[in-house]
RNA sequence: GGUCCCGUAGCUCAGCCUGGCAGAGCACCGGCCUCUUAAGCCGGGUGUCGCGGGUUCGAAUCCCGUCGGGACCA
Numbered sequence: 001g002g003u004c005c006c007g008u009a010g011c012u013c014a015g016c017c018u019g020g021c022a023g024a025g026c027a028c029c030g031g032c033c034u035c036u037u038a039a040g041c042c043g044g045g046u047g048u049c050g051c052g053g054g055u056u057c058g059a060a061u062c063c064c065g066u067c068g069g070g071a072c073c074a
Stems, first nucleotide, its partner, number of pairs: 001073007010026004020057001028044005050066005
C1' cells in the first nucleotide's frame, strides 16, 4: 500500500442483508420488603448507532469519504 471484518446504553451484544417508534442480558438509579445488607418484587433507557457528507418523505440500515481496532495479502 491492497482486500475483508468489527465500532450501537456503563459492560457483552442483537437489529443492518430486505430503510419505517433504537432494543436484550448484566450493571446502574428510585421505590417496596428487611433491624441492616443480600435475595426477591415494582418502576426507570441512562444513547451524537465512531465521525463527516450524500440519496430518500424517512437512514443504525443504502452510497462516498474519514478515524480507531483486528485478520489476510504485498